[in-house]
RNA sequence: CUACCGAAAGGGCAAAGUCGGAGUAAUCCGGUGACGCAAAGCCACGGGUCCUGUUUGCAGGAUCGCCGGGUUGCCGAA
Numbered sequence: 001c002u003a004c005c006g007a008a009a010g011g012g013c014a015a016a017g018u019c020g021g022a023g024u025a026a027u028c029c030g031g032u033g034a035c036g037c038a039a040a041g042c043c044a045c046g047g048g049u050c051c052u053g054u055u056u057g058c059a060g061g062a063u064c065g066c067c068g069g070g071u072u073g074c075c076g077a078a
Stems, first nucleotide, its partner, number of pairs: 012037002017032006035065001041071003045068003048063006
C1' cells in the first nucleotide's frame, strides 16, 4: 500500500399481529407495531415454493426477509 474480516459511531430497514384498502388467489400498498437483518437496498436471471387457468402439453402471476447470481451503497478499530 492492497485484500479479507467487521468492533465502534452515526444512522437505516422492518417480521408476526392489528386497522384500512387492492386482487379470484398467492400476495401487495398505507398506518400501527418490532421478530430480526451488515445490504432484510434493487433486479424474477437460474433453482425452489405458492396462486390462477388448463386441452395436463403448458400459459400467466406472486415471493429478493427461501437459495444462488447480478448490480448499487454508509463507516472502517483490532
This is a predicted structure of a 78-nucleotide RNA (c-di-GMP-I riboswitch aptamer) from a Desulfuromonadaceae bacterium. The prediction has a mean pLDDT of 87. The model forms 95% of the base pairs in the Rfam consensus. It matches the Rfam family "c-di-GMP-I riboswitch aptamer". Rfam's curators write: GEMM was predicted in a large-scale screen for bacterial structured RNA regulatory elements. NCBI's taxonomy places the organism under Bacteria, Thermodesulfobacteriota, Desulfuromonadia, Desulfuromonadales, Desulfuromonadaceae.